This is a predicted complex of two RNAs, RNase P RNA and transfer RNA, with 426 nucleotides together.
Model confidence (mean pLDDT): 79 of 100.
It holds a member of the Rfam family "Bacterial RNase P class A".
[in-house]
RNA sequence: CUGGUGAGGGCGUCUAAUUGCGGCGAAAGCUGAGGAAAGUCCGGACUCCAUAGGGCAGGGUGCCAGCUAACGGCUGGGCGUGUAAGGCGACGGCAAGUGCAACAGAAAGCAAACCGCCAAUAUUAAAUAUUUGGUAAGGGUGAAACGUUGUGGUAAGAGCACAACAGUAGCUUUGGAAACAAGGCUAGCUAGGUAAACCCCACUCGGUGCAAGGUCCGAUAGGGAGAGAGAGUUUGCCCGACUCGUUAAAAUCUCCGGGAUGACCGCGUAAGGUAAUUGGCGACAAUUAUCUCAGAAAGAUGAUUAGAGCUCGCAAGAGUACAGAAUCCGGCUUAUAACCCUCCUAGGCAG
RNA sequence: GCCAAUGUAGCUCAGCGGUAGAGCAGCCGAUUCGUAAUCGGCAGGUCGUCAGUUCAAAUCUGACCAUUGGCUCCA
Numbered sequence: 001c002u003g004g005u006g007a008g009g010g011c012g013u014c015u016a017a018u019u020g021c022g023g024c025g026a027a028a029g030c031u032g033a034g035g036a037a038a039g040u041c042c043g044g045a046c047u048c049c050a051u052a053g054g055g056c057a058g059g060g061u062g063c064c065a066g067c068u069a070a071c072g073g074c075u076g077g078g079c080g081u082g083u084a085a086g087g088c089g090a091c092g093g094c095a096a097g098u099g100c101a102a103c104a105g106a107a108a109g110c111a112a113a114c115c116g117c118c119a120a121u122a123u124u125a126a127a128u129a130u131u132u133g134g135u136a137a138g139g140g141u142g143a144a145a146c147g148u149u150g151u152g153g154u155a156a157g158a159g160c161a162c163a164a165c166a167g168u169a170g171c172u173u174u175g176g177a178a179a180c181a182a183g184g185c186u187a188g189c190u191a192g193g194u195a196a197a198c199c200c201c202a203c204u205c206g207g208u209g210c211a212a213g214g215u216c217c218g219a220u221a222g223g224g225a226g227a228g229a230g231a232g233u234u235u236g237c238c239c240g241a242c243u244c245g246u247u248a249a250a251a252u253c254u255c256c257g258g259g260a261u262g263a264c265c266g267c268g269u270a271a272g273g274u275a276a277u278u279g280g281c282g283a284c285a286a287u288u289a290u291c292u293c294a295g296a297a298a299g300a301u302g303a304u305u306a307g308a309g310c311u312c313g314c315a316a317g318a319g320u321a322c323a324g325a326a327u328c329c330g331g332c333u334u335a336u337a338a339c340c341c342u343c344c345u346a347g348g349c350a351g
Numbered sequence: 352g353c354c355a356a357u358g359u360a361g362c363u364c365a366g367c368g369g370u371a372g373a374g375c376a377g378c379c380g381a382u383u384c385g386u387a388a389u390c391g392g393c394a395g396g397u398c399g400u401c402a403g404u405u406c407a408a409a410u411c412u413g414a415c416c417a418u419u420g421g422c423u424c425c426a
Stems, first nucleotide, its partner, number of pairs: 001347004006343005013308007021032004034322001038333002041331005046209001048207002053239004058205005063077005078091001079089003092200002097198002099194002114139002116135005147165006166190002168187008213265004223256005230244004258425003272291008309320004352422007361375004369406001377393005399415005
């Protein structure tokens, strides 16, 4: 200097005045959106279901170890991929079973003979050519055709035999906590793809979702019709257990009607924030100190003016992103203008 | 706020790993004096978008986008 869909980080506005709104407060006053508040894709807390027990079915996850309340998240390691920095990986099993592969092609999975090669046979002087058999080295088709190269061997060929290489399986040695890595011996074993196909293996999952749920006030017709000996609880099914009921017809369920559209709690002291120290490679954990940081309910967090900052532009001026809490947390994913900083890596040139 | 479902031709829907289809609508022709009906033919699709798995994706998986539906309390 060129290349890098290499890595990490910062900033993504600030101040004042006027005015408006929510919360707290007697008042003065204090305080009031995010890194994603979003998508609702995972995981929990919490809530209720008196019965959270078992089996089948079904869902999810899937290299190893750790972190965590938990996870499909994160950290470290292994393997694969990339020249590298580094990024990414649904990364168990197709050497359990079953299935699937359009078109093309002779043949698409216990292989297979279209052309070709070879032998025998028939006609024949031969060429040619019929039939039978052998043959996967060569051609052609396809996304994919049953290890690669060489030598021997053979009628022609072929792991048929041998050597080297690649892979696989079994046994085994060393290193490692493990995934795994490096090596040795044996076997011609060469076994194709697909499990985000059924499936097998291991682990795991009860449902509900703050419109959960609780307390109180008020209103109304506890009205009508149907189902019904069984009904319900746990929801796909079965078993078990439990509750209520079994003939003036209850409980329960379904439908049609009636009333309300209120107040308070849940609701923010929490797996909480900040700082330091210690342990750990790290995710993270422990200890100490300190702080309290939105809580509305059709839903506040706004508007105007003045000034400043940053970027672009000679200047005038322009731009200042994505976006808006609704029970709360941990993640993931997606959106995010412009600008700035640091580091790494491959190649080239010069000193 | 929470929970579900669905996106395929202009409209309504099939197809759920192997060349994208049907009905109605549209266009052209035939039939008719003319129109409708009827008959024959034709055109029209990035299968919501973007990635991934696979030889191959409308179909399987993930992430986004859009649309639709359900969910209050009391007696």